[in-house]
Context: one part of a larger RNA
Molecule: small-subunit ribosomal RNA, central domain
Organism: algae metagenome
RNA sequence: CUGGGCGUAAAGCGCGCGCAGGUGGUUGGAUAAGUGGGGCGUGAAAUCUCCAGGCUAAACCUGGAGGGGACGAACCAUACUGUUCGACUAGAGUGAGGUAGAGGAACGCAGAAUUCGGGGUGUAGCGGUGAAAUGUGCAGAGAUCCCGAGGAAUACCAGAGGUGAAGACGGCGUUCUGGGCCUUAACUGACACUGAGGCGCGAAAGCGUGGGGAGCAAACAGGAUUAGAGACCCUGGUAGUCCACGCUGUAAACUAUGUCAGCUAAAUGUCUGUUCCCCGCAAGGGGCGUGGGCGUUGAAGCAAACGCGAUAAGCUGACCGCCUGGGGAGUACGGUCGCAAGGCUAAAACUC
Numbered sequence: 001c002u003g004g005g006c007g008u009a010a011a012g013c014g015c016g017c018g019c020a021g022g023u024g025g026u027u028g029g030a031u032a033a034g035u036g037g038g039g040c041g042u043g044a045a046a047u048c049u050c051c052a053g054g055c056u057a058a059a060c061c062u063g064g065a066g067g068g069g070a071c072g073a074a075c076c077a078u079a080c081u082g083u084u085c086g087a088c089u090a091g092a093g094u095g096a097g098g099u100a101g102a103g104g105a106a107c108g109c110a111g112a113a114u115u116c117g118g119g120g121u122g123u124a125g126c127g128g129u130g131a132a133a134u135g136u137g138c139a140g141a142g143a144u145c146c147c148g149a150g151g152a153a154u155a156c157c158a159g160a161g162g163u164g165a166a167g168a169c170g171g172c173g174u175u176c177u178g179g180g181c182c183u184u185a186a187c188u189g190a191c192a193c194u195g196a197g198g199c200g201c202g203a204a205a206g207c208g209u210g211g212g213g214a215g216c217a218a219a220c221a222g223g224a225u226u227a228g229a230g231a232c233c234c235u236g237g238u239a240g241u242c243c244a245c246g247c248u249g250u251a252a253a254c255u256a257u258g259u260c261a262g263c264u265a266a267a268u269g270u271c272u273g274u275u276c277c278c279c280g281c282a283a284g285g286g287g288c289g290u291g292g293g294c295g296u297u298g299a300a301g302c303a304a305a306c307g308c309g310a311u312a313a314g315c316u317g318a319c320c321g322c323c324u325g326g327g328g329a330g331u332a333c334g335g336u337c338g339c340a341a342g343g344c345u346a347a348a349a350c351u352c
Stems, first nucleotide, its partner, number of pairs: 004323003007306002012320001014201004021194003025088007033081002035077003048066007091191001092188003095184005103177007110154001115149007125136002162169002206247006215241002220236004258319006266297009276287004301308002325352003334345004
């Protein structure tokens, strides 16, 4: 460079925003850079090929003959691409009117439960297990009633349900705030898609400083079990789990399936809009259509099979990322980021 691939065989960056770059809707004019066309001339000599000759031969040298092409300028064409001028509204966005939602942030409030503290009643156990023991209790536990403190999480509703780009988000209220969808068709008039670098977000664990600490619980201690038991079981229990601010930047960050757009049978459920019609006082419910999500089955097609199948792994297009036998190794070295832990980038020898 070319080709083949990326759900499970190696392979989709965890997710987004976005500069450069790549790509670009309908229509008219101009241009002629890309693109296409034929023609004239050029394309030195040497070299190369063929023939002949000369050095005793060859290398080498001399003479003759020979072909094609790249490329450049001038000329012609204008379908497509580009450039430029103008127009358009089907892409994209704005406006207007609605609508669902655990989307985000801050503040406040609530009830149930656990634990602890105080008080009342009350007496010998409680707790725990396969069975026990450690533990706890006559200094009055456990049980039960009242009061108080404090932290964390929000039963039912709850759903294959909803929202979010992903991570993720679940009591109630207030304030601030992002996005989606529907209807309308008033406005802009291609403003778009993707996106190397870059920037931002990013579960859990972990780290720094300061708080907080009810329950749970790495480490740790004890009791059991066992041949042993560094475990599984039990009694305790510190970091941590929670909050604020800052760092870390990883994951089976999974749909193991990049983003965007177009096209391609049906059937059925659910969430949420909407035109019209029907029932109803209303809330709401139903029907014919028409959108947007989330599921199941499935034609064609695809697939090694499993399976996928309008939410494609089907048929196409645009752009990015990534793969190239197993081990060595996501390691060493170097660079870079980090307080550290470590992250990112990333080999080779050797070996099968």